[in-house]
Context: one part of a larger RNA
RNA sequence: CCUUCCUUAAGGAACUCGGCAAUCUAACUCCGUAACUUUGGGAGAAGGAGUGCCCUGGAGAGUGAUGUCCCUCGCGGACGGAGCAUCUCCGGGGUCGCAGCGAAGAGGCCCUGGUGACUGUUUAACAAAAACACAGGUCCCUGCUCAAGUCGCAAGACGACGUAUAGGGGCUGACGCCUGCCCAGUGCCGGAAGGUCAAGGAGAGUGGUGCAAGCUACGAACCGAAGCCCCGGUGAACGGCGGCCGUAACUAUAACGGUCCUAAGGUACCGAAAUCCCUUGUCAGGUAAGUUCUGACCCGCAGGAAAGGCGUAACAACUGGGGCGCUGUCUCAAGGAAGGUCUCG
Numbered sequence: 001c002c003u004u005c006c007u008u009a010a011g012g013a014a015c016u017c018g019g020c021a022a023u024c025u026a027a028c029u030c031c032g033u034a035a036c037u038u039u040g041g042g043a044g045a046a047g048g049a050g051u052g053c054c055c056u057g058g059a060g061a062g063u064g065a066u067g068u069c070c071c072u073c074g075c076g077g078a079c080g081g082a083g084c085a086u087c088u089c090c091g092g093g094g095u096c097g098c099a100g101c102g103a104a105g106a107g108g109c110c111c112u113g114g115u116g117a118c119u120g121u122u123u124a125a126c127a128a129a130a131a132c133a134c135a136g137g138u139c140c141c142u143g144c145u146c147a148a149g150u151c152g153c154a155a156g157a158c159g160a161c162g163u164a165u166a167g168g169g170g171c172u173g174a175c176g177c178c179u180g181c182c183c184a185g186u187g188c189c190g191g192a193a194g195g196u197c198a199a200g201g202a203g204a205g206u207g208g209u210g211c212a213a214g215c216u217a218c219g220a221a222c223c224g225a226a227g228c229c230c231c232g233g234u235g236a237a238c239g240g241c242g243g244c245c246g247u248a249a250c251u252a253u254a255a256c257g258g259u260c261c262u263a264a265g266g267u268a269c270c271g272a273a274a275u276c277c278c279u280u281g282u283c284a285g286g287u288a289a290g291u292u293c294u295g296a297c298c299c300g301c302a303g304g305a306a307a308g309g310c311g312u313a314a315c316a317a318c319u320g321g322g323g324c325g326c327u328g329u330c331u332c333a334a335g336g337a338a339g340g341u342c343u344c345g
Base pairs, nucleotide, nucleotide: 001340002339003338004337005336006335007334008333010331011330014329019326027051028050029049030048031047036041038174052095053094054093055092056091057090058089059088060087061086062084063083067079068078069077070076071074096100108324109323110322111321112320113319114318115316116315120132121131136172137171138170139169140168141167142166149158150157151156175311176310177309178308180241181240182239185238186237187234188233189232190231191230194229195228196227200223201222205218206217207216208215209214242260243259244258245257246256269303270300281297282296283295284294285293
């Protein structure tokens, strides 16, 4: 010096990205417990008090003698309560120590945001999470002699010895309040008309060859599916949800007007946010001092409604901020223990 431990004056997070680490707390009994809440919870909330040993009183539970009574007479039944000291509870007095759950083992707590409802699941060996799943919601497919879908070349199998309250697929993700506008494009669904359209059918007509019959090649109308075009529908389908100029009797702003474009121009709600570039936006709070945090404002570079929007009790080895307690994290280091490293052997 390293590893693992122990203790520490005064201070007490000044350490640090961050209280990381290590303390503190801890058992049982009693008292006492807020906001909020889905009335279950929150809650062991928080915060307090007691705890050994000796003597002794009371109550309860337990056991149950002598005795008395009854009888079917026995190892019977009833009444009765002495005693015992086993257990529990409630007192009184005393006593020892610094300390009585005397050792060991055994929650630190609170306030306030974000995210995900929750219990679960996951990158075996750097990630446990706000990721996945989840009940619940919704949309689509599926009417069964082979469902749809899936595996297989097939036979066959699963689905299912099920049958629309069933099965498969997509998205969302408890619950509460909600989920706006656009069907122009793309997709899907519907549409016995019309247009286009292959093989095939049909053969007007034309060519080659032959004396000819014929053989052979080409070939216009016309009849020809699905698909596409076309006509509609459809957003919890893929997706999308504007610009410029002017205007009110201070100023500023613009309820209002004009104009261009569009399929339609973002509704509710939220908002410097896990989303804000400018940005440490501005104001307020908290601090002596706060690029973080909380509450507001809204000029949303580039929130926004099941790629769900906004809330939400409970929950979380999740994540941000603050406080109390407590500490060698630190001011600032010191001493000690064990095992290593190192030197000699």
This is a predicted structure of a 345-nucleotide part of an RNA (large-subunit ribosomal RNA, domain IV) from Methylomirabilales bacterium (SeqCode). Model confidence (mean pLDDT): 88 of 100. The source organism's lineage runs through Bacteria, Bacteria candidate phyla, Methylomirabilota (SeqCode), Methylomirabilia (SeqCode) and Methylomirabilales (SeqCode). Rfam family: Bacterial large subunit ribosomal RNA. Rfam links the family to the GO terms ribosome and structural constituent of ribosome.